Predicted 3D model of a 107-nucleotide RNA (FMN riboswitch aptamer (RFN element)) from uncultured Acetatifactor sp. NCBI's taxonomy places the organism under Bacteria, Bacillati, Lachnospirales, Lachnospiraceae, Acetatifactor.
RNA sequence: UUCUUCAGGGUUGGGUGCGAUUCCCUACUGGCGGUAAAGUCCGCGAGCCUAUUUGGCAGACUCGGUGUAACUCCGGGACCAACAGUAAAGUCUGGAUGAAAGAAGAA
Repeated sequence: UUCUUCAGGGUUGGGUGCGAUUCCCUACUGGCGGUAAAGUCCGCGAGCCUAUUUGGCAGACUCGGUGUAACUCCGGGACCAACAGUAAAGUCUGGAUGAAAGAAGAA
């Protein structure tokens, strides 16, 4: 450099209601790289808008303990999650049998 493969999880139980896996209580989930092992640190991807090889928007953490070192481990208590559809959705349906950070392998 070329090619191949892989590469996102989750609504349990109950309440109200004509109608909600969307509201309320409860439950559940956590992409990739870095770093003491991270959804909440740094960076990236996905998503959205736009004049679409461009420019922009975009989420969340604290306390205690151990330790040389942890906002990453252990313990406690919190918090966050695109767009379209629909009774208002992180979890349903859809774009998507898609794309992709990247991982592995082959030449």